[in-house]
RNA sequence: GGGCCCAUAGCUCAGUUGGUAGAGUGUUCGCAUGGCAUGCGAAAGGUCAGCGGUUCGAGCCCGCUUGGGUCCA
Numbered sequence: 001g002g003g004c005c006c007a008u009a010g011c012u013c014a015g016u017u018g019g020u021a022g023a024g025u026g027u028u029c030g031c032a033u034g035g036c037a038u039g040c041g042a043a044a045g046g047u048c049a050g051c052g053g054u055u056c057g058a059g060c061c062c063g064c065u066u067g068g069g070u071c072c073a
Base pairs, nucleotide, nucleotide: 001072002071003070004069005068006067007066010025011024012023013022019056027043028042029041030040031039032038049065050064051063052062053061
């Protein structure tokens, strides 16, 4: 320098014909217990890496950039 893959909640990841963003875990609160552990219930938490384009509408499609992984030179 070139090819391919990845980037979504604090963490691990789903989201597969484009149509209001989810799970597990963690955090906070409530209930149960004398208390802890634990169980159950609820809540908060996201500029979907960035910029631009296509579209009535983009996490999803296209281009560029940034970061990470891998292969070739």
Transfer RNA from a marine sediment metagenome, 73 nucleotides, folded computationally.
Rfam family: tRNA. Rfam classes the family as a transfer RNA.
The RNAcentral record of the sequence draws on MGnify.
Model confidence (mean pLDDT): 81 of 100.